Transfer RNA from a Candidatus Peregrinibacteria bacterium, 74 nucleotides, folded computationally.
It matches the Rfam family "tRNA".
NCBI's taxonomy places the organism under Bacteria, Bacteria candidate phyla, Candidatus Peregrinibacteriota.
Its mean pLDDT, the model's own confidence on a scale to 100, is 81.
[in-house]
RNA sequence: GGGCGCUUAGCUCAGUUGGUUAGAGCGACUGGUUUACACCCAGUAGGUCCAAGGUUCGAAUCCUUGAGCGCCCA
Numbered sequence: 001g002g003g004c005g006c007u008u009a010g011c012u013c014a015g016u017u018g019g020u021u022a023g024a025g026c027g028a029c030u031g032g033u034u035u036a037c038a039c040c041c042a043g044u045a046g047g048u049c050c051a052a053g054g055u056u057c058g059a060a061u062c063c064u065u066g067a068g069c070g071c072c073c074a
Base pairs, nucleotide, nucleotide: 001073002072003071004070005069006068007067010026011025012024013023019057028044029043030042031041032040050066051065052064053063054062
């Protein structure tokens, strides 16, 4: 220098052809249970989906540019 992939909750990730509320597991917190802790049960909070712009009635999803990370080639 060229090509490809990834970026969504504290962590690991799903979200398939753009459409009504953005989700799961683990973790955190609260309550129950227990002498107490753990396990277990019930519930709660937590994300303007990497950034900016564009297309559209409507964007996590499509397009452009940029950033970070990883892989391959030279």